A computed fold for an 87-nucleotide RNA from a Clostridiaceae bacterium, annotated as Glycine riboswitch aptamer. Lineage of the source: Bacteria > Bacillati > Bacillota > Eubacteriales > Clostridiaceae. The coordinates come from a structure-prediction model, not an experiment, and the mean pLDDT is 83. The sequence was found by an Rfam model in a public genome assembly. Its Rfam family is "Glycine riboswitch aptamer". Rfam links the family to the GO term glycine biosynthetic process.
RNA sequence: ACGAUUCUCUGGAGAGACCUGUAAAGGCGCCGAAGGGGCAAAUCCAUUAAGGAUGACACUCUCAGGCAAAAGGACAGAGAGAAUAUA
Numbered sequence: 001a002c003g004a005u006u007c008u009c010u011g012g013a014g015a016g017a018c019c020u021g022u023a024a025a026g027g028c029g030c031c032g033a034a035g036g037g038g039c040a041a042a043u044c045c046a047u048u049a050a051g052g053a054u055g056a057c058a059c060u061c062u063c064a065g066g067c068a069a070a071a072g073g074a075c076a077g078a079g080a081g082a083a084u085a086u087a
Base pairs, nucleotide, nucleotide: 001086006080007079008078009077010076011075016028018027019026020025029067030066031065035063036061037060038059042054043053044052045051
């Protein structure tokens, strides 16, 4: 010099203020952008045969989470900070 986890601020989608119940919850219907699962090509291993391993997404599944507001929220912008490795 580069610069991760992290912190602060700003923006930030989708889907029932559904039904039952005093409530806790339950029921039916939905959403995908916390998190999580799944894989394509390709590469490698093996090859008697069949196969096996690694393998991305905002894709996909909806386990979790969510479906008025609030909270949360991938991601983006601005700022702070500075580890490991490399130069």